[in-house]
Molecule: THF (Tetrahydrofolate) riboswitch aptamer
Organism: Caproiciproducens sp. NJN-50
RNA sequence: UGCAGAGUAGGAUUUUGCGCGUUAAGUGCCGACCGGACAGGGAGUUGCCGGACGGACGAAAAGGAAACUUGCGAUGCAGAGUCCGCAUCCCGCUGCU
Numbered sequence: 001u002g003c004a005g006a007g008u009a010g011g012a013u014u015u016u017g018c019g020c021g022u023u024a025a026g027u028g029c030c031g032a033c034c035g036g037a038c039a040g041g042g043a044g045u046u047g048c049c050g051g052a053c054g055g056a057c058g059a060a061a062a063g064g065a066a067a068c069u070u071g072c073g074a075u076g077c078a079g080a081g082u083c084c085g086c087a088u089c090c091c092g093c094u095g096c097u
Stems, first nucleotide, its partner, number of pairs: 002096004010084010020073003029055003033051004040091004061070003
């Protein structure tokens, strides 16, 4: 000098546990607003995530005397498995040369 590689937040999915709803909240969709994160360092988007608001749409119940049980929900949180993974730019790190 050149080539190759590692590693994050996070995301998807499966599964386990504990909940919530089933008197429909939540999830998903749309809109404008606010905030946050993005590998060891710096920068960072029209991408990602979150919050609250508004709008449209919208559901699976069954059994039981009851407690509750079994289901159902693009349901919440946590653990585990698998896969993907810095938009991008510069520097750094590891190996070879």